[in-house]
RNA sequence: GGAGCCGGCCAGACAGUCGCGUCAUCGAGUGAUCGAUGCCGAGGAAAGUCCGGGCUCCACAGGGCACGGUGCCAGGUAACGCCUGGGCGGCGCGAGCCGACGGAAAGUGCAACAGAAAGAUACCGCUGACGUUCGCGCGAGCGAGCAAGCAAGGGUGAAAUGGUGCGGUAAGAGCGCACCGCGAGCCUGGCAACAGGCCGGCACGGCAAACCCCACCGGGAGCAAGGCCAAAUAGGGUGACGAUGACGCGGCCCGCGGAGUCACCGGGUAGGCUGCUUGAGCGUCGUGGUGACACGGCGCCUAGAGGAAUGACUGUCCCAGACAGAACCCGGCUUAUCGGCCGGCUCCGCCA
Numbered sequence: 001g002g003a004g005c006c007g008g009c010c011a012g013a014c015a016g017u018c019g020c021g022u023c024a025u026c027g028a029g030u031g032a033u034c035g036a037u038g039c040c041g042a043g044g045a046a047a048g049u050c051c052g053g054g055c056u057c058c059a060c061a062g063g064g065c066a067c068g069g070u071g072c073c074a075g076g077u078a079a080c081g082c083c084u085g086g087g088c089g090g091c092g093c094g095a096g097c098c099g100a101c102g103g104a105a106a107g108u109g110c111a112a113c114a115g116a117a118a119g120a121u122a123c124c125g126c127u128g129a130c131g132u133u134c135g136c137g138c139g140a141g142c143g144a145g146c147a148a149g150c151a152a153g154g155g156u157g158a159a160a161u162g163g164u165g166c167g168g169u170a171a172g173a174g175c176g177c178a179c180c181g182c183g184a185g186c187c188u189g190g191c192a193a194c195a196g197g198c199c200g201g202c203a204c205g206g207c208a209a210a211c212c213c214c215a216c217c218g219g220g221a222g223c224a225a226g227g228c229c230a231a232a233u234a235g236g237g238u239g240a241c242g243a244u245g246a247c248g249c250g251g252c253c254c255g256c257g258g259a260g261u262c263a264c265c266g267g268g269u270a271g272g273c274u275g276c277u278u279g280a281g282c283g284u285c286g287u288g289g290u291g292a293c294a295c296g297g298c299g300c301c302u303a304g305a306g307g308a309a310u311g312a313c314u315g316u317c318c319c320a321g322a323c324a325g326a327a328c329c330c331g332g333c334u335u336a337u338c339g340g341c342c343g344g345c346u347c348c349g350c351c352a
Base pairs, nucleotide, nucleotide: 001348002347003346004345005344006343007342008341009340010339012317013316014315015314016313017312018311020041021040023038024037025036026035027034028033043323047334048333050332051331052330053329054328055222056221057220058219067218068217069216070215071214072086073085074084075083076082087101088099089098090097091096102213103212107211108210109207110206123154124153125150126149127148131146132145133144134143135142136141162180163179164178165177166176167175181202182200183199185198186197187196188195189194226274227273228272229271236265237264238263239262240261241260247257248256249255281300282299283298284297285296286295287294288293318321
């Protein structure tokens, strides 16, 4: 200098003018509301709603079955399908990246087409030593066939019963040996996953994202959860009075009408208030830990609306500005995203 890998961070900046929302204070108004000032006012994903939890209501003695989820090991965490570290496998020269990664000697099942056979099979083929039949030859023997042996080679297939090589053989074959692979064995290391060594010629191959087996986890519904206040109208309950006339007709009497009247209680609807943001919180420093993370000190308060606010214009500058908008809260994952900054590391080239 070039090409890359990993982690963290920012998300146009500044100024001016005009606006918007909650809250607080002050002022005006009977009030609805209005005005002024001040504080604060979206994100790294607020998104998808895919996991996990808090919170709330309902249900619930205990155990089992069923169903669903997770799935190498250890740790972290409130919890997780997340994260960290490790193992194994794959990719990359490397920094690193990727992973449905438990069990196929519990059982059941599946494998289209092709192929002889997808499990106990032989189509082409090889051999025919041993045994046997026939022919030829005087004979040693030779030739052809059968019984039988083999799975090396060919062929089919995604896959054919360990692979390569040497020896061996009638031809072959873990039949023997070396290396690789494999293993229900032994030893060593490790908490473990697993690794290394020894031993064993090697045992019915693949699929569990087929049923299944094993281990662990799992009640249901969700802020339109839930709680409080509470009209009008209609209806309900209890009590008192009432055809021996309650009650109404402006106060009283007569008169007329007349079966309800009064009080209390409780539920629901409209509407209002709450739940609502101080929290597994953020920043910084220290300690422990490889790390995720934990503990401690100090400091900070950082949207909380309810038809729903966070915007518009102008100017200057630069690398020319992406994806996108909270609605109970939090931890993750996934997806979208212009450009840039910082730190650590790898490989290649050059110079000393």